């Protein structure tokens, strides 16, 4: 550097549930929890879902990166 995630060692993340607060909502933050994760780190660019607004038709504004693709930056580990 470049590929691989089997085994193994440090640490990192934190799903559903329940509390709490914020939102008109998807959700989002803090606790708690430990499904599960080598990118579940970060970016709404494509594409899918979802929420609110509008609707006759087109459409606006959003959540989601733990849906999936791209972009970017990355621990260990094995050849």
């Nucleotide at each position: 550097a470049g590929u691989u995630g089997a085994u193994a060692a440090a640490g990192c993340c934190a799903c559903a549930g329940c509390c709490g607060u914020u939102g008109u909502g998807a959700a989002a933050c803090g606790g708690u929890g430990u499904c599960g994760g080598a990118a579940a780190a970060c970016c709404a660019c494509g594409g899918g879902u979802c929420u609110c607004c509008a609707a006759g038709g087109g459409g606006g504004a959003g959540a989601u990166a733990g849906c999936c693709g791209g972009g970017u930056c990355g621990c260990c580990u094995a050849c």
This is a predicted structure of a 79-nucleotide RNA (c-di-GMP-I riboswitch aptamer) from Candidatus Electrothrix gigas. It matches the Rfam family "c-di-GMP-I riboswitch aptamer". From the family's description: GEMM was predicted in a large-scale screen for bacterial structured RNA regulatory elements.